[in-house]
RNA sequence: GGAGUAGGCGAGGUGGCCGCUCAUCCGCCUAGGGGCGGGUGGGAGGAAAGUCCGAGCUCCACAGGGCAGGGUGGUGGGUAACGCCCACCGGGAGCAAUCCCAGGGAAAGUGCCACAGAAAAUAUACCGCCCGUCAUUCGGUUCGGAAAACGGACCCCUGCCCAAAAGACGGCAGGUGAUGGGUAAGGGUGAAAAGGCGGGGUAAGAGCCCACCGCGGCCCUGGUGACAGGGCUGGCAAGGUAAACCCCACCCGGAGAAAGGCUAAAUAGGGAGGGAUGAAGCGGCCCGCUUCGCUACGACCUCCGGGUAAGCCGUUUGAGACCCGCCGUAAGGCGCGCCCCAGACUAAUGGCCACCCACGACAGAACUCGGCUUAUUGCCUACUCCCAG
RNA sequence: GGCGGCAUAGCCAAGUGGACUAAGGCGACGGUUUGCAAAACCGUUAUUCCCCGGUUCGAAUCCGGGUGCCGCCUCCA
Repeated sequence: GGAGUAGGCGAGGUGGCCGCUCAUCCGCCUAGGGGCGGGUGGGAGGAAAGUCCGAGCUCCACAGGGCAGGGUGGUGGGUAACGCCCACCGGGAGCAAUCCCAGGGAAAGUGCCACAGAAAAUAUACCGCCCGUCAUUCGGUUCGGAAAACGGACCCCUGCCCAAAAGACGGCAGGUGAUGGGUAAGGGUGAAAAGGCGGGGUAAGAGCCCACCGCGGCCCUGGUGACAGGGCUGGCAAGGUAAACCCCACCCGGAGAAAGGCUAAAUAGGGAGGGAUGAAGCGGCCCGCUUCGCUACGACCUCCGGGUAAGCCGUUUGAGACCCGCCGUAAGGCGCGCCCCAGACUAAUGGCCACCCACGACAGAACUCGGCUUAUUGCCUACUCCCAG
Repeated sequence: GGCGGCAUAGCCAAGUGGACUAAGGCGACGGUUUGCAAAACCGUUAUUCCCCGGUUCGAAUCCGGGUGCCGCCUCCA
């Protein structure tokens, strides 16, 4: 200098002028609600976003039982809780720093595995290899032999050793067809082929046998555990897929601040249909609970029509922020001190000027937290690899 | 603010149990027919199933994330 990995910090700053909003104090006005002016203090985010998880809170049984349904999935811990976080284990990627894993079960059962291929999961047999039988003048010459697709020699041909191509010498194997059987080494197909590799063995072969590796079972040691290491043993049986059904373990009631509560105002407690084996809370079903109704002056449901578009609470003090100490590898926990840090509802945080750094991106709270994910800008630190000195 | 749903050709859409060329209709274009048209017949029209990842041998389909669009939800009686 280049490439990369991990972690952290900030989100323009300062000053001036003019504005917005909330709280509070003072003064004035007002019957009241409140209004006006001035002072002081606060005023968007790391993601406020997506609404994807988990909770608080509120209502419905103080949220109940069963089925169905949904979610999570190595182990241990953290937490209010989680699908989040930390540490570790196992597997994978990378030269490395480091990163990734929906990471239970495929010997409980079912399903699927296109095309190709002999065969896609009770294995099978296309080519090939080996043995037998039969047929045929059987590569040529010659020798042995009674003869044989029996054996030997030479020649011819084919294949291999054999290469970029062609060839020589030499070596090895073999020269036609049908059929019965053995085999699973080799070829070929596929994403995947029934343990792998080497040796022995065999007519040819094969866990048929043996060594090593892998796999299963049992035992021992270490560890809280996932698991790791070691020993003995089995001759190998058990392909993949569960983000296919499913099985196992654990978790999950529903609705959501337009939840819900209070006050005020106004109108037609009007009309039509349904309605008793009733309806609502209750949402996929059953049970159960509460309330209302029960032959109707009718609970309740649907539709039409009518009224109001006002105020307050919930609502911002909370699993809260910061400092220090202790415990813990860490996530985090405990204790002490200190602080109050947006709260709107026609919805506030903006505009201009000057200087500096010059980098101004993504983006704007709406009940509140803890996470994840996505969008996006600048800088710092540590580490790894490469190049040069 | 909250909740729910959808996205396949220019338009309407089938396919969701994983595998063949991703049905079908309207339209458009080309051809046949005709003196010229219409009608009819034949053919063409999806390299990306909204986008990006993952699972799988294999994804329009299953899973995760994103984008766009649509719908519903106030109070009183």